A computed fold for a 529-nucleotide part of an RNA from Caryophanon sp., annotated as small-subunit ribosomal RNA, 5' domain. Taxonomically the source falls in Caryophanon (Bacteria, Bacilli, Caryophanales, Caryophanaceae). The prediction has a mean pLDDT of 83. It matches the Rfam family "Bacterial small subunit ribosomal RNA". Its family is annotated with structural constituent of ribosome and ribosome in the Gene Ontology.
[in-house]
Context: one part of a larger RNA
RNA sequence: GGACGAACGCUGGCGGCGUGCUUAACACAUGCAAGUCGUGCGAAGACAGAGACUUCGGUUUCUGUCUUAGCGGCGGACGGGUGAGUAACGCGUGAGCAAUCUGGCUCAUACAGGGGGAUAACACUGAGAAAUCGGUGCUAAUACCGCAUAAGACCACAACGUCACAUGACGAAGGGGUCAAAGGAGCAAUCCGGUAUGAGAUGAGCUCGCGUCCCAUUAGCUAGUUGGUAGUGUAACGGACUACCAAGGCGACGAUGGGUAGCCGACCUGAGAGGGUGAUCGGCCACAUUGGGACUGAGACACGGCCCAAACUCCUACGGGAGGCAGCACUAGGGAAUCUUCCACAAUGGACGAAAGUCUGAUGGAGCAACGCCGCGUGAGUGAAGAAGGGUUUCGGCUCGUAAAGCUCUGUUGGUAGUGAAGAAAGAUAGAGGUAGUAACUGGCCUUUAUUUGACGGUAAUUACUUAGAAAGUCACGGCUAACUACGUGCCAGCAGCCGCGGUAAUACGUAGGUAGCGAGCGUUAUCC
Numbered sequence: 001g002g003a004c005g006a007a008c009g010c011u012g013g014c015g016g017c018g019u020g021c022u023u024a025a026c027a028c029a030u031g032c033a034a035g036u037c038g039u040g041c042g043a044a045g046a047c048a049g050a051g052a053c054u055u056c057g058g059u060u061u062c063u064g065u066c067u068u069a070g071c072g073g074c075g076g077a078c079g080g081g082u083g084a085g086u087a088a089c090g091c092g093u094g095a096g097c098a099a100u101c102u103g104g105c106u107c108a109u110a111c112a113g114g115g116g117g118a119u120a121a122c123a124c125u126g127a128g129a130a131a132u133c134g135g136u137g138c139u140a141a142u143a144c145c146g147c148a149u150a151a152g153a154c155c156a157c158a159a160c161g162u163c164a165c166a167u168g169a170c171g172a173a174g175g176g177g178u179c180a181a182a183g184g185a186g187c188a189a190u191c192c193g194g195u196a197u198g199a200g201a202u203g204a205g206c207u208c209g210c211g212u213c214c215c216a217u218u219a220g221c222u223a224g225u226u227g228g229u230a231g232u233g234u235a236a237c238g239g240a241c242u243a244c245c246a247a248g249g250c251g252a253c254g255a256u257g258g259g260u261a262g263c264c265g266a267c268c269u270g271a272g273a274g275g276g277u278g279a280u281c282g283g284c285c286a287c288a289u290u291g292g293g294a295c296u297g298a299g300a301c302a303c304g305g306c307c308c309a310a311a312c313u314c315c316u317a318c319g320g321g322a323g324g325c326a327g328c329a330c331u332a333g334g335g336a337a338u339c340u341u342c343c344a345c346a347a348u349g350g351a352c353g354a355a356a357g358u359c360u361g362a363u364g365g366a367g368c369a370a371c372g373c374c375g376c377g378u379g380a381g382u383g384a385a386g387a388a389g390g391g392u393u394u395c396g397g398c399u400c401g402u403a404a405a406g407c408u409c410u411g412u413u414g415g416u417a418g419u420g421a422a423g424a425a426a427g428a429u430a431g432a433g434g435u436a437g438u439a440a441c442u443g444g445c446c447u448u449u450a451u452u453u454g455a456c457g458g459u460a461a462u463u464a465c466u467u468a469g470a471a472a473g474u475c476a477c478g479g480c481u482a483a484c485u486a487c488g489u490g491c492c493a494g495c496a497g498c499c500g501c502g503g504u505a506a507u508a509c510g511u512a513g514g515u516a517g518c519g520a521g522c523g524u525u526a527u528c529c
Stems, first nucleotide, its partner, number of pairs: 001529003006525005013376006019369002021334001027331001030329003035074003040071002043068011081287003090212008100204002105200007113147001115145002122137006152179004157174001160171004183192003213259003220250003225247008262284004266277004289310005312323004340366001342365003348362001349360004379409004389400004413470001414466006423456001427452009473518002476515002478499003484513005494501002
């Protein structure tokens, strides 16, 4: 000199864009953050219309619309948070899998025949303070289970062929065994789904080369340890695990142990080499009160799922239960220190849905904070009687100083009043046209016109009016280092980054005037280069 997620002191006008618990991975009141589908299913309820009955109260049937607890499907493995752990194939980079899986999506091929038994909801009932649990009876499905079919896949056998990178890979006549399915909407056309297989895309898993902090005042470490055989297990290789056999394996090229730490793209600095950092944004990893475990599933050993143990908090009728903000806000605490219990799904994206749409503290926005960067303003021109006043003085003067006043302007910003966006395209509704098909229409699909959809927000922008009116501080002035005098103090009070000032004329302390620097900031402190 530069930098900063900064803090502190003094000061503070506006705007744009960013950033904002670095400490206690401390504890959390309250609200919200993951639902959706009635075009999978049975049922219940509400409303409307029509019919029948009627004791005129109503009852019942059908149709339509709406709502939903339950069964069922898809999604809760994404998105969001944090950095505790981890010195590791965790990350980065480059390879490999002839050792692998992949829901939804795309393409292709082939199918969907015929049956069965349950169960929630519901009704009745029991236990319990509750959480919740049980019994009996009824019912449905795209829920569940046999059978059929098998282009195909898999399993063992197999004449044979092609290829190769070490274990091998691929193909294949043949006969044997095993394995499928689901319907819904619609008058229909058709659309949305279902099953099997192959290919693709995407995502994931595993393996390896190289790189990846400090300590030798850590020198020896290791028994599933190192290798083999056979098996188990997995999507898959493998001591991953088990049995048996052998005695190996690692290490001064730093094993083992200890300490510290998420890694990277990047960021800061520097001419570079290098050094430091790993906030925001992006990629990967790990974690979800602590420890362990599996279930479901294409995918988890699962933040807002389950089970067990532990600590803590809460409820309790003392028998037993409930909870997990390192999601967004918020609270207490810790701390030098870090924000609103805001608005909206209008846009972008996600989940579900045929769609309308619903949900979305992702996201878009607003709020707070000079925390940072950038921009603008606090006026411009003229004005010498060099006014008054302050300071100083050798009492002549010098200086603040064109500074002020005065005069002439401007209106950025601010204030008031008006006009007022882009961000919106889809979708829906209505009209018109076209199109495959049909005897024709409706319907489907496509095109087009009109209307409709904005949280931000009456915001940005813009127009008019208004008054120089409402807007300057801070630090320094001995040398380094730009900027000096007066008074007070008298080795005191104090200053100080280093050298050093202060003991009676202190340009170094304190105050004043003046001056220098930067300026909505200035200075100090911490840290890095």